RNA sequence: UACUCAUCGAGACCGGCAGAGGGAAAGGCCCAUUGAAGCCGGGGCAACCAGCGAACCUAACCCGUUCGAAAAGGUGCCAACUCCUGCGAGGGUGCAUGCAUGACAGCAUGCGGCUUCGAGAGAUGAGCG
Numbered sequence: 001u002a003c004u005c006a007u008c009g010a011g012a013c014c015g016g017c018a019g020a021g022g023g024a025a026a027g028g029c030c031c032a033u034u035g036a037a038g039c040c041g042g043g044g045c046a047a048c049c050a051g052c053g054a055a056c057c058u059a060a061c062c063c064g065u066u067c068g069a070a071a072a073g074g075u076g077c078c079a080a081c082u083c084c085u086g087c088g089a090g091g092g093u094g095c096a097u098g099c100a101u102g103a104c105a106g107c108a109u110g111c112g113g114c115u116u117c118g119a120g121a122g123a124u125g126a127g128c129g
Base pairs, nucleotide, nucleotide: 001129003127004126005125006124007123008122013042014041015040016039017038021031022030023029026085027084028083043078044077045076048074049073052068053067054066055065056064082121087118088117089116090115091114093112094111095110096109097108098107099106
C1' cells in the first nucleotide's frame, strides 16, 4: 500500500509530561487554557483473531460451519450514530406553480425540511498479495 470478507445507534477515564489545537478531507456543528494533539503510567470497554468446550460434517480424524463460555495471549477502542450532510431510490409532509372543478376532491412538476433503504467514503479486524 492493493484486493476480498465481516462489523460500525451499544459500551468504556484517571494521573504525569506538554502547551494549541482536535473531531480523516470539504461544508456544518461541536470539543479545547476549567488544558487540544502527542508521549508515558495506570484503569476500563468490547469480544474480531488465537486458544477452550459442544453440535453438525467425516468410516475416523483434519479442515470447515454454527453455538457457547472465558478473557491472563494478538489487535482494537474509551465526547457527540462512523457527530451530521453530500450520490441514488422510496415513503409521507409543507409551500409554490400548472391542470382539473360550480366550488372541492384529485393529478403533475419544482423547491424545502422529515424519514427508510441502498451506494460511496472512512474506521477496525481477519485473510491474501